[in-house]
RNA sequence: GGGUCGUUGGCAUAGUGGUUAAGGCACUCGACUGAUAAUCGAGAGAUCGAGGGUUCGAUCCCCUCACGACCCA
Repeated sequence: GGGUCGUUGGCAUAGUGGUUAAGGCACUCGACUGAUAAUCGAGAGAUCGAGGGUUCGAUCCCCUCACGACCCA
C1' cells in the first nucleotide's frame, strides 16, 4: 500500500429499514439472614465510533474518516 471483518450502557454480547435498542455480568435500593454470601424483587445507565448521503422513516443500506483484529504485498 491492497483486501476482509469489527466498533451498540462499566464489561462481554444480541438486534439485517418501522412506535418505547434486548438479555447476561457488574452497579444501586429492598426482601431474606444474628451478620455476610447465595437467592428473590425492583431501579438507574447506551443520541448505537465521527461526519455526510439515500429514504416518509436508518443501529441496520451507501460514501469518507478514526480506531482495532486478521490476510496479502
Transfer RNA from a Candidatus Parvarchaeota archaeon, 73 nucleotides, folded computationally. The organism belongs to Candidatus Parvarchaeota, within Archaea. Rfam family: tRNA. By type it is a transfer RNA. Its family is annotated with triplet codon-amino acid adaptor activity in the Gene Ontology. The RNAcentral record of the sequence draws on ENA.